[in-house]
Context: one part of a larger RNA
RNA sequence: UUCUGUGUCUGAGUGGAAGGAUGAUUGAGUACGAAAGGAACGAUCAUUCGAGGCCUCUGGUGUACCAGUUAUCUGACAAGGUACUGCUGGGCAGCUACGCCUUAAGGGAUAAGAUCUGAAAGCAUCUAAGAUCGAAGCCCCCCGCGAAACGAGACACAGUUUAAGGCUCCUCGUAAAUGACGAGGUCGAUAGAAACGGGGUGUAAGUACCAAGGCAACGAGGUAUUCAGCCCGCGUUUACUAAUAAAG
Numbered sequence: 001u002u003c004u005g006u007g008u009c010u011g012a013g014u015g016g017a018a019g020g021a022u023g024a025u026u027g028a029g030u031a032c033g034a035a036a037g038g039a040a041c042g043a044u045c046a047u048u049c050g051a052g053g054c055c056u057c058u059g060g061u062g063u064a065c066c067a068g069u070u071a072u073c074u075g076a077c078a079a080g081g082u083a084c085u086g087c088u089g090g091g092c093a094g095c096u097a098c099g100c101c102u103u104a105a106g107g108g109a110u111a112a113g114a115u116c117u118g119a120a121a122g123c124a125u126c127u128a129a130g131a132u133c134g135a136a137g138c139c140c141c142c143c144g145c146g147a148a149a150c151g152a153g154a155c156a157c158a159g160u161u162u163a164a165g166g167c168u169c170c171u172c173g174u175a176a177a178u179g180a181c182g183a184g185g186u187c188g189a190u191a192g193a194a195a196c197g198g199g200g201u202g203u204a205a206g207u208a209c210c211a212a213g214g215c216a217a218c219g220a221g222g223u224a225u226u227c228a229g230c231c232c233g234c235g236u237u238u239a240c241u242a243a244u245a246a247a248g
Stems, first nucleotide, its partner, number of pairs: 003159007013145004019049008032037001050103005058097004065090005070083005092233001106140003113133004167248002169185005190242003194237004198232004206225005213218001
């Protein structure tokens, strides 16, 4: 600014450097050149630096987690505490780079310059009138922001005074210092729990058997039960719990 609001836009302006460089193949042993030698435009591919984004793969971290093991303590077992996370071996998600993706092309007006037509000046002349080209530069194209753009815009829908709508409040995260922003609040999958799926570790405790050694007691260790046990910031399903009710 506008009747008030919700949503979707327009795009005046404004920010960006978002690109730069190099090589290979082809062009081509071509143009050119007596020979010796020897290009370029274009096309395709790649590398590197910069920029933007992402986490499928690879790597890092991963003091969520799982396992092994030392010393010591809880009388013993089991299960744990402490020692930098005790140390060691792994490791999901997340965050990341050393990993992955993108980073064309084109148009317009021009500069220096190159030209056409062409007089002044019967010739000539790129220039005086007129016209055509011409740069990594300029303006678009591309990526952001952008109705306080005071010329304050447009469109659709809702509403007419407690209505429409918003906030407080609550469950949360694609968001986050606080605010804000976004998803939801029973007409509900927003968070938790549960079930299932997926994933990490690597085969739990107990029991049975085997067992070096030992006079024996005992017994390190092994096998089976057992892809076990333990754990999950992930996904799906499910209203079991909490987003109640009411009010402003």

This is a predicted structure of a 248-nucleotide part of an RNA (large-subunit ribosomal RNA, domain VI) from archaeon CG07_land_8_20_14_0_80_38_8. It was read from a public genome assembly. The coordinates come from a structure-prediction model, not an experiment, and the mean pLDDT is 84.